[in-house]
RNA sequence: AUCAAAAUAGGCGAUGGAGUUCGCCAUUAAAAUGCACCUGUGCUGAUGACUCCUACUAGUUA
Numbered sequence: 001a002u003c004a005a006a007a008u009a010g011g012c013g014a015u016g017g018a019g020u021u022c023g024c025c026a027u028u029a030a031a032a033u034g035c036a037c038c039u040g041u042g043c044u045g046a047u048g049a050c051u052c053c054u055a056c057u058a059g060u061u062a
Stems, first nucleotide, its partner, number of pairs: 010025004016053006034043004
C1' cells in the first nucleotide's frame, strides 16, 4: 500500500434527500401518524428548528 473478515456508529418528530442542533422513544416494541367541518369534503406544509438540494404552488423579469 492492497485485499478479505469481524465489530461499532439505534430509532422517531403529518409528503423526498443531506448536514447541524433540540426533544422524545427504546429492546421488538415504543416515540410518530396536521387542521376544519356540512362526515364526506375542504385547507396548509416537503424543516421539530436552521441551512442546502429536489418536487410542487403563486408572482415578476429575460
Description
This is a predicted structure of a 62-nucleotide RNA (Fluoride riboswitch aptamer (crcB RNA motif)) from Terrilactibacillus tamarindi. The sequence was found by an Rfam model in a public genome assembly. The model forms 100% of the base pairs in the Rfam consensus. NCBI's taxonomy places the organism under Bacteria, Bacillati, Bacilli, Caryophanales, Terrilactibacillus.